[in-house]
RNA sequence: CCCCUCGUAGCUCAGUGGAUUAGAGCGUUCCUUUGCCAAGGGAAAGGUCGUGGGUUCGAGUCCCACCGAGGGGG
Numbered sequence: 001c002c003c004c005u006c007g008u009a010g011c012u013c014a015g016u017g018g019a020u021u022a023g024a025g026c027g028u029u030c031c032u033u034u035g036c037c038a039a040g041g042g043a044a045a046g047g048u049c050g051u052g053g054g055u056u057c058g059a060g061u062c063c064c065a066c067c068g069a070g071g072g073g074g
Stems, first nucleotide, its partner, number of pairs: 001073007010026004028044005050066005
């Protein structure tokens, strides 16, 4: 320098033939249960979907540039 993959909640990830409304598990907080703890049950908070721009009536999803992580090539 070139190519490929990935970037979504605190963590691990799903969603990527454009239209539900952005979700799951774990974690956190609160309530419940118990003599207490743990386990169990219920609820809530938490996201500019890496950044910026573009296409479109509509973008997590498509296009471009950049940033970051991993891998390969020279």

Model confidence (mean pLDDT): 80 of 100. The RNA shown here (transfer RNA) has 74 nucleotides and comes from a Dehalococcoidia bacterium. Rfam family: tRNA. Lineage of the source: Bacteria > Bacillati > Chloroflexota > Dehalococcoidia.